[in-house]
């Protein structure tokens, strides 16, 4: 240089095609119940800013649109396989 697959919170995964309410579960964290203490187990909280009110995030960046994680055009990173 072609070509495919893929980047989503600390990690992992789903959502994508077919655009519609707070980005969902899971792991791991913290708190608490339980026990003489733990471990399990169960109940809570858990993306980021902020004192709140709110405002932001789906690799970056720009369009479409009433609305984008989802269409559409650069671009950057990871693995494949071809030359």
């Nucleotide at each position: 240089g072609c070509g495919g697959a893929g980047g989503u919170a600390g990690c992992c995964u789903a959502g994508c095609c077919c655009g519609g309410u707070c980005a969902a579960g899971g792991c791991g964290g913290c708190g608490g119940u339980c026990u003489c203490g733990a471990a399990a187990a169960c109940c809570g909280c858990u993306g980021g800013c902020u004192c709140c009110c709110g405002c932001c995030u789906c690799g970056g960046g720009a369009g479409u649109u009433c609305g984008a994680a989802u269409c559409u055009c650069c671009c950057c990173c990871u693995c494949c396989g071809c030359g």